[in-house]
RNA sequence: CCAGUCGGCUGGGCGACCGCUGCCGGUUUGUGGGACUUUGCGGUCCAGCACGCCGGUGGAGGAAAGUCCGGGCUCCAAGGAUCGACGGUGACGGCUAACGGCCGCCGGGGGUGACCCCAGGGAAAGUGCCACAGAAAACAGACCGCCCGCGUCCGCGCGGGUAAGGGUGAAAAGGUGCGGUAAGAGCGCACCGCGCUCCCGGCAACGGCGAGCGGCAUGGCAAACCCCACCGGGAGCAAGACCGAAUAGGGGCGGCAUGGAUGCGGCGGGCAACCGCGGCAUCCGGGCAGAUCCUGGCUGCCGCCCGGGUUGGUUGCUCGAGGCGCGGAGUAAUCCGCGUCCCAGAUGAAUGGUCGCCGCGGAGGUCGCACCUCCAGACAGAACCCGGCUUACAGGCCGACUGGCAAU
RNA sequence: GGGCGCUUAGCUCAGCGGUAGAGCACUUCCUUGACAUGGAAGGGGUCAGAGGUUCGAUCCCUCUAGCGCCCA
Numbered sequence: 001c002c003a004g005u006c007g008g009c010u011g012g013g014c015g016a017c018c019g020c021u022g023c024c025g026g027u028u029u030g031u032g033g034g035a036c037u038u039u040g041c042g043g044u045c046c047a048g049c050a051c052g053c054c055g056g057u058g059g060a061g062g063a064a065a066g067u068c069c070g071g072g073c074u075c076c077a078a079g080g081a082u083c084g085a086c087g088g089u090g091a092c093g094g095c096u097a098a099c100g101g102c103c104g105c106c107g108g109g110g111g112u113g114a115c116c117c118c119a120g121g122g123a124a125a126g127u128g129c130c131a132c133a134g135a136a137a138a139c140a141g142a143c144c145g146c147c148c149g150c151g152u153c154c155g156c157g158c159g160g161g162u163a164a165g166g167g168u169g170a171a172a173a174g175g176u177g178c179g180g181u182a183a184g185a186g187c188g189c190a191c192c193g194c195g196c197u198c199c200c201g202g203c204a205a206c207g208g209c210g211a212g213c214g215g216c217a218u219g220g221c222a223a224a225c226c227c228c229a230c231c232g233g234g235a236g237c238a239a240g241a242c243c244g245a246a247u248a249g250g251g252g253c254g255g256c257a258u259g260g261a262u263g264c265g266g267c268g269g270g271c272a273a274c275c276g277c278g279g280c281a282u283c284c285g286g287g288c289a290g291a292u293c294c295u296g297g298c299u300g301c302c303g304c305c306c307g308g309g310u311u312g313g314u315u316g317c318u319c320g321a322g323g324c325g326c327g328g329a330g331u332a333a334u335c336c337g338c339g340u341c342c343c344a345g346a347u348g349a350a351u352g353g354u355c356g357c358c359g360c361g362g363a364g365g366u367c368g369c370a371c372c373u374c375c376a377g378a379c380a381g382a383a384c385c386c387g388g389c390u391u392a393c394a395g396g397c398c399g400a401c402u403g404g405c406a407a408u
Numbered sequence: 409g410g411g412c413g414c415u416u417a418g419c420u421c422a423g424c425g426g427u428a429g430a431g432c433a434c435u436u437c438c439u440u441g442a443c444a445u446g447g448a449a450g451g452g453g454u455c456a457g458a459g460g461u462u463c464g465a466u467c468c469c470u471c472u473a474g475c476g477c478c479c480a
Stems, first nucleotide, its partner, number of pairs: 001404010012358007020059008029050003033046005061379001065390002068388005073236004078295006086232005092104004106120001107118004121227002126225002128221003143166002145162007174192006193216001194214005199208003240315004250306007259284006266277004285299002288296001322341008361375005409479007418432004426463001434450005456472005
């Protein structure tokens, strides 16, 4: 100097004029409430409300986006336990409120390398698929070939053995070498690979030309169904709460049930015995949520259809798993301590428009610089909040590492 | 705010992991005095885009783009 990899920051600044909006303070006018005073009109004070005005202060993002995940928060399912259905995750260790996220590290793959990617448990629980080609695609085999025997018209035919060589294919009964054999074959041996046991290192996944034993069919696919381990209730701020206003405490259908016992007391009839009505409590029965059990509430329970009213206001609504700075621990993610700051809360939806100068950048003029002219550049707007993932992004700056070239 | 589905020839749609089809339309030929009908032949496809699993993907999985339906 060139190329590459990883990480971080930024996304114009200043001034003027006009225009928005939240909060705080002040104030004119209007309005009603309370207190004091007055015979009354009126006056004074207190706390408010509405419009306007003045002052101060604040006002969109790194993704606000997609709605892919996790929660906080609110309500509901009557609650709890066990099981099921459905869904999610999947090496190991750690971080976190949690996660399918992040950090480290193991194994596998890619790359010269820095680095990048992985949906990473199980094929011996079971079922299923592997087209075409090929003899044969998993309880899997003999097309060519090789060897032996018999026959032979000398081209070959039949029988037996074989899976080392060749062919087909993505994949064909571990690989290389030596021996052995009729020819071969882990048939035997050495090394490698694989399985089991032990030892060493590591929290662990896992690693080690560690040691011993074994001749060892242990194809592939689980983003095939599935099995295993762990996790998960449902809805969502248009959740919910309050105020105000209005309407029809509306109408119809179906299923189960149609209740029982005891005690207390009330009303009415009756001379009394007793009868009728309805109330409260307990128990049994009945039904209520995926199933069962326990508990709880109801006395009736469950389901479906049609129709009416309200679409107003306040709140939820911003102080947070918060930001920033410093220090400590840790490889890191992150955690702890101290200090400091308050940093949008709209509701048809606010933060904008114009001008001037400067700055970054680009184009042209120029041998080049200075200088002059022109352009004014990306993705893109909160709506309860937060932690992530993914996607979009003109231009600019910084740092670390890898490779190549050249020089000293 | 939440849930679900779709994208294939010019158009409407099939396609259960093994190399993509039907109907209509289009072109040419035959038949007819000439059209239509009918018959025969033919062309036309990055399966929305990118990445992954697998020997192999329209199909399975992830992300992105577009379109549509339902609830509140």

Two RNAs folded together computationally: RNase P RNA and transfer RNA, 480 nucleotides in total. Rfam match: Bacterial RNase P class A. Rfam's curators write: Ribonuclease P (RNase P) is a ubiquitous endoribonuclease, found in archaea, bacteria and eukarya as well as chloroplasts and mitochondria. By type it is a ribozyme.